[in-house]
RNA sequence: GGUGCCAUAGCCAAGCGGUAAGGCACGAGUCUGCAAAACUCUGAUCCCCGGUUCGAUUCCGGGUGGCACCU
Numbered sequence: 001g002g003u004g005c006c007a008u009a010g011c012c013a014a015g016c017g018g019u020a021a022g023g024c025a026c027g028a029g030u031c032u033g034c035a036a037a038a039c040u041c042u043g044a045u046c047c048c049c050g051g052u053u054c055g056a057u058u059c060c061g062g063g064u065g066g067c068a069c070c071u
Base pairs, nucleotide, nucleotide: 001070002069003068004067005066006065007064010024011023012022018054027041028040029039030038047063048062049061050060051059
């Protein structure tokens, strides 16, 4: 220098045009003499900027960061 892939909650992670699943952790509650365990509840400008569209996490362009391969 070239090519490809990835970026979603504190962490892991699904979703790929129509109000963003799940698990762990944190917090609140129930229970308990107090705890632990168990059960219930609770959280997202989907890396940034633009474009297309009635509508974008999803498609397109650019940028940033990370990973891999080629030279």
The RNA shown here (transfer RNA) has 71 nucleotides and comes from an uncultured Clostridia bacterium. Rfam family: tRNA. From the family's description: Transfer RNA (tRNA) molecules are approximately 80 nucleotides in length. By type it is a transfer RNA. The sequence was found in a public genome assembly. Model confidence (mean pLDDT): 81 of 100.